The prediction has a mean pLDDT of 78. A computed fold for a 173-nucleotide RNA, annotated as Lysine riboswitch aptamer.
[in-house]
RNA sequence: GCUUAUGGUAGAGGUGCAUUGUUUAUCAGUAGCUGUGGGAUAUGUCAGGCAUAGAGGAACACAGGGAAAGGAAACAUUGCCGAAGUGGGGGCGGACCUGAUCUGUCUCUGCUGGGCAUAUGGUGAAUAACCAUAUGACUGUCAUCAUUGAUAUGAUGGAGCGCUGCCUAAAGA
Numbered sequence: 001g002c003u004u005a006u007g008g009u010a011g012a013g014g015u016g017c018a019u020u021g022u023u024u025a026u027c028a029g030u031a032g033c034u035g036u037g038g039g040a041u042a043u044g045u046c047a048g049g050c051a052u053a054g055a056g057g058a059a060c061a062c063a064g065g066g067a068a069a070g071g072a073a074a075c076a077u078u079g080c081c082g083a084a085g086u087g088g089g090g091g092c093g094g095a096c097c098u099g100a101u102c103u104g105u106c107u108c109u110g111c112u113g114g115g116c117a118u119a120u121g122g123u124g125a126a127u128a129a130c131c132a133u134a135u136g137a138c139u140g141u142c143a144u145c146a147u148u149g150a151u152a153u154g155a156u157g158g159a160g161c162g163c164u165g166c167c168u169a170a171a172g173a
Stems, first nucleotide, its partner, number of pairs: 002172002007167005014081001016080003020076005033064005041053004045100005084112012113139002116136008141158007
């Protein structure tokens, strides 16, 4: 001087990811409210309990007037590139109590390189959006092979625990 485990650091992918804010549509002519009719039930997710409202008028019907939250999109903003999402286990909370279920958050863990389209199923008020699975093409990256003067192109395969640059350098020849 060479190669490299390891450790550190800076980056790339693109219809990229999330936070927050604003606006818009939806939710919905729904809930609640008022009037008239009505005449005994109604409500608290479901079951059991326990409550609450109700003859000072429940459900329901008609008429009048009529929301909001959650969910979504667009734009901006901030932080980013396991960004993040989702399944499962556990802890602590919420939905009156117990169980089921749903849900917030923290943590451990499995899966997913990325977004897109289509189909089926699920969540959902939803034709939105999201999730899972399958299929399709696209795209980034690496390995191997082929073609090529080279750039590059094609085929096959891999997975973000990846890939690229720089620093480090146990050890090895």